Large-subunit ribosomal RNA, domain IV from a freshwater metagenome, 318 nucleotides, folded computationally. Model confidence (mean pLDDT): 87 of 100.
Context: one part of a larger RNA
RNA sequence: ACCUCCUCAAGGAACUCGACAAAUUAACCCCGUAUCUUCGGUAUAAGGGGUGCUCCGGGCAACCGGAGUCGCAGUGAAGAGGCCCUACCGACUGUUUAGCAAAAACACAGCUCUCUGCUAAGUCGCAAGACGACGUAUAGGGAGUGACGUGUGACCAAUGCGGAAAGGUGAAAGCUGGAGCUGCAAGGUUCCGGUCUAAGCCCCCGUGAAUGUCGGCCGUAACUAUAACGGUCCUAAGGUAGCGAAAUUCCUUGUCGGGUAAGUUCCGACCUGCACGAAUGGCGUAACGAUGGCCACACUGUCUCCUCCCGAGACUCA
Numbered sequence: 001a002c003c004u005c006c007u008c009a010a011g012g013a014a015c016u017c018g019a020c021a022a023a024u025u026a027a028c029c030c031c032g033u034a035u036c037u038u039c040g041g042u043a044u045a046a047g048g049g050g051u052g053c054u055c056c057g058g059g060c061a062a063c064c065g066g067a068g069u070c071g072c073a074g075u076g077a078a079g080a081g082g083c084c085c086u087a088c089c090g091a092c093u094g095u096u097u098a099g100c101a102a103a104a105a106c107a108c109a110g111c112u113c114u115c116u117g118c119u120a121a122g123u124c125g126c127a128a129g130a131c132g133a134c135g136u137a138u139a140g141g142g143a144g145u146g147a148c149g150u151g152u153g154a155c156c157a158a159u160g161c162g163g164a165a166a167g168g169u170g171a172a173a174g175c176u177g178g179a180g181c182u183g184c185a186a187g188g189u190u191c192c193g194g195u196c197u198a199a200g201c202c203c204c205c206g207u208g209a210a211u212g213u214c215g216g217c218c219g220u221a222a223c224u225a226u227a228a229c230g231g232u233c234c235u236a237a238g239g240u241a242g243c244g245a246a247a248u249u250c251c252u253u254g255u256c257g258g259g260u261a262a263g264u265u266c267c268g269a270c271c272u273g274c275a276c277g278a279a280u281g282g283c284g285u286a287a288c289g290a291u292g293g294c295c296a297c298a299c300u301g302u303c304u305c306c307u308c309c310c311g312a313g314a315c316u317c318a
Stems, first nucleotide, its partner, number of pairs: 003311001010304002014302001027051005036041001038147001052069007070074001082297001086293001089289002094106002110145007122131003148284003153214003158211002160207004167202003174195009215233005242276001243273001254270005
């Protein structure tokens, strides 16, 4: 010096990316318990007090009450929650990268669309056959979303899907006109037209919890500023509610407020949204989380700044 463990004056996160690690807390009984809430919870919230032994009284007892008494210390050793505030994400319990990721990812109950009338749709198989299902639309398959609350806007031009006894286009076969080659002929064969015509496509209609998309310029109010208002161009239609420097904001440490002596983080606002936005879901949300951010209390060798002790190996000697 390394490893394992332990102690510490004063301070108490000044350490550090970050309280990582360590410390604190801890059992049982009694008192007491905010905010929010889906009324179940949150909650062991938080925060206090008690606990040995002896005698007396009560009691079947556990135990309760009273008086006394010992120690620094009575759940006398060991084992045994630290806690609070705030906001993001995901509702939750679950699942996952066997061997660097446990999460905000996956799943989930719930919601919606769509297919399927039973020899179902769908799936496996060359087939036989099987699953679906010894089920029958309150069932089964597929897709998306993801508890709950609240709401879910505009656009059918493009793409997709559905519908549609009209019209256009539309291959071969069929029918039919003509020409060539070959053959004695019957015929065979090649070519050019006409006619007829399936699906498909064009055309038409519908469809958004289908793939998706959701503008620009100029002017205007009796300070200024701004523009309820007007004009114009383009579009299928020009982003509604809600939210917003956000897990999204480049400029940016935006500006204001809060917290600090001091705050690129955090919380509350503003809106100039580079480039939020409504089931590729929007906004809220009690409870939950070995999740990520911020703050306080308690506590500590994390630190100021190190120190002491026990032990193991290394090391020296044998």